[in-house]
RNA sequence: AUCGGUUCUCAGGGCGGGGUGCAAGUCCCCACCGGCGGUGAUGAUGCCACGCGCAUCCAAGCCCGCGAGCGCUUGAUGGCAUCGCCAUCAAGGUCAGCAGAUUCGGUGCGAUUCCGAAGCCGACGGUGAUAGUCCGGAUGAAAGAGAACGGCU
Numbered sequence: 001a002u003c004g005g006u007u008c009u010c011a012g013g014g015c016g017g018g019g020u021g022c023a024a025g026u027c028c029c030c031a032c033c034g035g036c037g038g039u040g041a042u043g044a045u046g047c048c049a050c051g052c053g054c055a056u057c058c059a060a061g062c063c064c065g066c067g068a069g070c071g072c073u074u075g076a077u078g079g080c081a082u083c084g085c086c087a088u089c090a091a092g093g094u095c096a097g098c099a100g101a102u103u104c105g106g107u108g109c110g111a112u113u114c115c116g117a118a119g120c121c122g123a124c125g126g127u128g129a130u131a132g133u134c135c136g137g138a139u140g141a142a143a144g145a146g147a148a149c150g151g152c153u
Base pairs, nucleotide, nucleotide: 001153003151005149006148007147008146009145010144016030017029018028019027031133032132033122034121035066036065037064038063043057044056045055046054047053061120062119069098070097071095072092073091074090075089076088077087078086079085080084102118103117104116105115106114124136125135126134
């Protein structure tokens, strides 16, 4: 250094002001927020045979993927009054449906990633009123990140 093992740790941010109203952190106007892996031309540091050079680090909500949630499928139990529908529990994760969202201008060999501008997106249940920002499942789960130990080559 490679490969695989065991254990442990960590792993999400945001409503401030005004308006309407009996009532809104839910509506309207302004505001605020951006998980994980990949890619990557700014930038930082070092090297340099100074070249559109090399190495390392940082680097995208809307480029490619992933995750939780809901749905879906399967199974069990119970109910309805009956061949399907509902409730609870368990399993499956690719089944991928909800489910996402970006353009214009500039620079340049090269940018949906840089710079400038204008846009757009955000599970489910609850609520005196419709929620990315409040409450709840959740002291949960998890994409993944790291550490320790011991093993193989």

FMN riboswitch aptamer (RFN element) from Salinicola peritrichatus, 153 nucleotides, folded computationally.
It was read from a public genome assembly, where an Rfam model found it.
Rfam family: FMN riboswitch aptamer (RFN element). From the family's description: The RFN element is a highly conserved domain that is found frequently in the 5'-untranslated regions of prokaryotic mRNAs that encode for flavin mononucleotide (FMN) biosynthesis and transport proteins.
The source organism's lineage runs through Bacteria, Pseudomonadota, Gammaproteobacteria, Halomonadaceae and Salinicola.